Annotation
This is a predicted structure of a 422-nucleotide RNA (Bacterial RNase P class A) from a Pirellulaceae bacterium. The source organism's lineage runs through Bacteria, Planctomycetota, Planctomycetia, Pirellulales and Pirellulaceae.
RNA sequence: GAAGUGGGCCGGAUGGUCGCUGGCCGGCUCGCUCCCCCGGGAGCGGGUCGACGAGAGGAAAGUCCGGGCUCCGCAGGACAGGGUGGUCGGUAACGCCGACCGGCCGCAAGGCCAGGGAAAGUGCCACAGAAAACAAACCGCCGAUGGCCUGCCGGUCGUUGUGACCGGCAGGAUCAGGUAAGGGUGAAACGGUGCGGUAAGAGCGCACCAGCAGCCGGGGCGACCCGGCUGGCUUGGUAAACCCCACCCGGAGCAAGACCAAGCAGGGAGCAGGCGACCACCAGGCCGCCGCGAGCCGGUCCGGCUCGCUACCGACUCCCGGGUAGGUUGCUGGAGGCGUCGAGCAAUCGGCACCCUAGAGAAAUGACCAUCGCCUCGUUCCGACGAGGGCACAGAACCCGGCUUACAGGCCCGCUUCGAGU
Numbered sequence: 001g002a003a004g005u006g007g008g009c010c011g012g013a014u015g016g017u018c019g020c021u022g023g024c025c026g027g028c029u030c031g032c033u034c035c036c037c038c039g040g041g042a043g044c045g046g047g048u049c050g051a052c053g054a055g056a057g058g059a060a061a062g063u064c065c066g067g068g069c070u071c072c073g074c075a076g077g078a079c080a081g082g083g084u085g086g087u088c089g090g091u092a093a094c095g096c097c098g099a100c101c102g103g104c105c106g107c108a109a110g111g112c113c114a115g116g117g118a119a120a121g122u123g124c125c126a127c128a129g130a131a132a133a134c135a136a137a138c139c140g141c142c143g144a145u146g147g148c149c150u151g152c153c154g155g156u157c158g159u160u161g162u163g164a165c166c167g168g169c170a171g172g173a174u175c176a177g178g179u180a181a182g183g184g185u186g187a188a189a190c191g192g193u194g195c196g197g198u199a200a201g202a203g204c205g206c207a208c209c210a211g212c213a214g215c216c217g218g219g220g221c222g223a224c225c226c227g228g229c230u231g232g233c234u235u236g237g238u239a240a241a242c243c244c245c246a247c248c249c250g251g252a253g254c255a256a257g258a259c260c261a262a263g264c265a266g267g268g269a270g271c272a273g274g275c276g277a278c279c280a281c282c283a284g285g286c287c288g289c290c291g292c293g294a295g296c297c298g299g300u301c302c303g304g305c306u307c308g309c310u311a312c313c314g315a316c317u318c319c320c321g322g323g324u325a326g327g328u329u330g331c332u333g334g335a336g337g338c339g340u341c342g343a344g345c346a347a348u349c350g351g352c353a354c355c356c357u358a359g360a361g362a363a364a365u366g367a368c369c370a371u372c373g374c375c376u377c378g379u380u381c382c383g384a385c386g387a388g389g390g391c392a393c394a395g396a397a398c399c400c401g402g403c404u405u406a407c408a409g410g411c412c413c414g415c416u417u418c419g420a421g422u
């Protein structure tokens, strides 16, 4: 320098003007409550103005996992359902993270793995192929054994005679049959190589190798690794197919939940009648006294006059509980950030010091201008210049730990391979 690989970080900057949402301080003003020395003070809440300070992310996203918190409830067991799946560790917890083990890929740095069980059972294995699994046979090989055909030899019978039958030998690849070496198909074909064996073959036999199972020794916390002996000869793949095994999981969620509570509806209570005489069968009527309410006279009280009062109801008043609208709260200081020291290979944990960093509720966090930066386009004398071009993905909603996905442009670090130079 080139190619690659792993990780970390930024993600427009500065200034000005005008706005938006919280916080806090002050002024003015409105309402409520309280106090007293009676016209002021205090507190709370609302509005408005001013000053100060703060105000989106690395993913705020998807809502896919895990936890905090809250309520229901008390979750012990079983079934169903869901999830996870090498080992050890980290953590509040996880399906996350770290280290290691095993397998595959890569020359390497490194990457990927849903990584328990296929010798419990069931299912499936496209196309091709004979066959996709207690087997089967397309081409090929053989045809030992039993037939068939041909030839030769021998025997028996018969004959003029080439004939018939029986037996033996050789040949044919013709029938039954045997075979799984070889070819061919496929992602995958019932261990591999060699020797023996056979009609041809075959773990049929043997030697070695591979793999499996069992036992033993050594190393490691463990997954697992290294080595030895024995055995039957050998067992296809697939479990993000059913299934089996082990472990984990109660449900709903801030529209959780708590407090205050208008109106309407519901329940309860109140809102003036009492006594006596008479008439009447009753219903009721009427009179007197006292009482209550309203109106009038009156400056006020007392007093006087008139009217009404036996209703149990109501739309009036008060109280009650539940609770809608609405309001308040939950709400953001927390498994928090940063620095340093220590433990650990690391994930992570501990000590100390410092810091406070959005809390809206249909939802604020913005707009414009100037200068600069970057990208694109154009011009170019290669120094630059111009643009009335652009600045990614994307927007908190109870909080936190992860994963995944999106992302213009850019910065930094480690490592590997190759090339050149010293």
Base pairs, nucleotide, nucleotide: 001418002417003416004415005414006413007412008411009410010409012372013371014370015369016368017367018366020055021054023052025050026049027048028047029046030045031044032043033042034041035040036039057393061404062403064402065401066400067399068398069253070252071251072250081249082248083247084246085245086100087099088098089097090096101115102113103112104111105110116244117243121242122241123238124237125236138183139182140179141178142177145176146175147174148172149171150170151169152168153167154166155165156164157163191209192208193207194206195205196204210234212231213230214229215228216227217226218225219224257329258328259327260326266320267319268318269317270316273290274289275288276287278285279284291309292308293307294306295305296304297303336355337354339352340351341350342349343348373391374390375389376387377386378385379384